[in-house]
Context: one part of a larger RNA
RNA sequence: UGACGGGUCCCCGCACAAGCAGCGGAGCGUGUGGUUUAAUUCGAUGCUACACGAAGAACCUUACCUGGGUUUGACAUGCAAGUAGUAGUGAAGCGAAAGCGGAACGACCCUUCGGGGAGCUUGCACAGGUGCUACAUGGCUGUCGUCAGCUCGUGCCGUGAGGUGUCGGGUUAAGUCCCGUAACGAGCGCAACCCUUGCCCUUAGUUAUACGUGUCUAAGGGGACUGCCCGGGACAACUGGGAGGAAGGUGGGGAUGACGUCAAGUCAGCGUGGCCUUUAUAUCCAGGGCGACACACACGCUACAAUGGCCGGUACAAUGGGUUGCCAAGCCGUGAGGCGGAGCCAAUCCCGCAAAGCCGGUCUAAGUUCGGAUUGUGGGCUGCAACUCGCCCACAUGAAGCUGGAGUUGCUAGUAACCGCGCGUCAGCCAUAGUGCGGUCGAUACGUUCCCGGGGAUUGUACA
Repeated sequence: UGACGGGUCCCCGCACAAGCAGCGGAGCGUGUGGUUUAAUUCGAUGCUACACGAAGAACCUUACCUGGGUUUGACAUGCAAGUAGUAGUGAAGCGAAAGCGGAACGACCCUUCGGGGAGCUUGCACAGGUGCUACAUGGCUGUCGUCAGCUCGUGCCGUGAGGUGUCGGGUUAAGUCCCGUAACGAGCGCAACCCUUGCCCUUAGUUAUACGUGUCUAAGGGGACUGCCCGGGACAACUGGGAGGAAGGUGGGGAUGACGUCAAGUCAGCGUGGCCUUUAUAUCCAGGGCGACACACACGCUACAAUGGCCGGUACAAUGGGUUGCCAAGCCGUGAGGCGGAGCCAAUCCCGCAAAGCCGGUCUAAGUUCGGAUUGUGGGCUGCAACUCGCCCACAUGAAGCUGGAGUUGCUAGUAACCGCGCGUCAGCCAUAGUGCGGUCGAUACGUUCCCGGGGAUUGUACA
């Protein structure tokens, strides 16, 4: 000087407390461990792995296994030689395909007509590797933490390591600002500048329209600054209250992550040193596997019902997406869906009827008209192909489950909770995931003793 303390003091955070909804019990979905397996490819492992890489595993993907092929190779460059019925198309035959095979058809560019180029064949250099090493690395990322810190120049103090500044009194979300001061300044951080949302104005108007307009759309501008008033305070910074205002003291949300820490993560996104491999650890193909199942954990979905289930009627969104695409009307089908073909490169057409809600009816406390697992049969769709291993529909079947031990998670407002809708990936989909959007709309916070994490000062130390 740090680090640490079941030392002290001050301060903060959904950290506790106060509340609300959960998880932990059940069934199912998904991930992981374990076990199994020819293979169940690999990575991620306290917080910071476990709906994580994966924003889509039937083939492909695919890296794994079994079997069958290929060996200058699926792909690149160079050199040499060869090749004229050459490149290309590629019949019969073998085969699961890949591949082997080769009948038949059959070109191009330049040319000084010698040939050259492209191609093909052979050979040599080499290609290739999701093989190893993240403890050789770049880049990127997680975490402490959006915590308020981390440093430098000059000066001063100290033999020196180093200190001071960065401390003290106030204050703040903040090393934010004010005052004091052997310090005076400065940098990276904080804040602001950026995007979005709430109010107003101007301009424009494809769209909407009751044809008046301007809810709306999208471009620009205004508006909030402790500016004004009162109190407190040191006459300061600031703070309590008030007015006006759509909005008040950072208005709400986002993007933005200092010096560094964890030899943290990633050689499988990519790049890359070294090592290893080269008729195989490369490459192609078929089938299988990644989907196994005594079990254990993690993240979720659906429930256990009457603030509910079912039936009928009826109301109100926003974000988005659409041309090998979204697909209207009409018709057929109980339905999934089929036929059909209008419109739309989209404020114009389509996806597209939001659901919870409201009105009426029914069920009457029951393993039920709760709950929907599981299974049977019949169908629909995508796709070369749904056996392993897709989704959906109809009928039948109707399991566990009556609020979940110890323990544990999220959330402070248009938030939690509840309700539906869109999108990405995508032929289809195992999405209950992820990411957005709107609708309905709470409860509680006395307080900082305690638990966890963090910031500052101080003290002890046999630690560095």
The part of an RNA shown here (small-subunit ribosomal RNA, 3' major domain) has 464 nucleotides and comes from an uncultured organism. The RNAcentral record of the full RNA draws on ENA and SILVA. It matches the Rfam family "Bacterial small subunit ribosomal RNA".